[in-house]
RNA sequence: GGGCCUGUCGUCUAGCGGUUAGGACGUCACGCUUACACCGUGAAGGUCGCCAGUUCGAAUCUGGCCGGGCCCA
Numbered sequence: 001g002g003g004c005c006u007g008u009c010g011u012c013u014a015g016c017g018g019u020u021a022g023g024a025c026g027u028c029a030c031g032c033u034u035a036c037a038c039c040g041u042g043a044a045g046g047u048c049g050c051c052a053g054u055u056c057g058a059a060u061c062u063g064g065c066c067g068g069g070c071c072c073a
Stems, first nucleotide, its partner, number of pairs: 001072007010025004018056001027043005049065005
């Protein structure tokens, strides 16, 4: 330099173009306990990497850029 794959709460992960982006772990609060742990209930936490385009409608499709991985040279 070229080709391919990939980017979603703190971490991991699901998500046919159409309901409020779901779940696990973690965090916090409450319950339980003499207390802690376990367990139960609830809450917070996501500009879906960035910018454009297509569309009535984009996390999803297209292009460019950025980051990561693999292969070729």